[in-house]
Molecule: SAM riboswitch aptamer (S box leader)
Organism: Blastopirellula sp.
RNA sequence: UUUGCAUCAAGAGUGGCGGUAGGGUUUUGGCCCUGCGACCGCCCGGCAACCUGGCCCCCGUCGGCCAAGGUGCUACAGCCAGUCAAAUUGCGGCUUUUGGCCUCGAUUUGAACCGAUGCGGC
Numbered sequence: 001u002u003u004g005c006a007u008c009a010a011g012a013g014u015g016g017c018g019g020u021a022g023g024g025u026u027u028u029g030g031c032c033c034u035g036c037g038a039c040c041g042c043c044c045g046g047c048a049a050c051c052u053g054g055c056c057c058c059c060g061u062c063g064g065c066c067a068a069g070g071u072g073c074u075a076c077a078g079c080c081a082g083u084c085a086a087a088u089u090g091c092g093g094c095u096u097u098u099g100g101c102c103u104c105g106a107u108u109u110g111a112a113c114c115g116a117u118g119c120g121g122c
């Protein structure tokens, strides 16, 4: 680089030091953070339980616990949305009229796409 599987609405710092202008994954539209110093790097805390390790029994389809080690994370739902589909619904129009169809919106749900992290393969 590429690829397989799993997870991504929970949780956890206004910490110290460095440093200097943008940043929150981006190609788009928003919204937010940021000289009261963000993002980033290091240190110390913390969260969590993907892998290693250890323990337990009702030995599991996806079991439970610990948290030493390897990661990861530690503002806002992956900050929200964009694509497709379904359901509900609003305005308008059409019609064979108390039923149905269509355009454009809104809400919800699901899937896809993109991305992030872990564990593997090439």
Stems, first nucleotide, its partner, number of pairs: 002121007013044001015043004022033003028081003045074003050070003053066004057060001078114001083111008092102004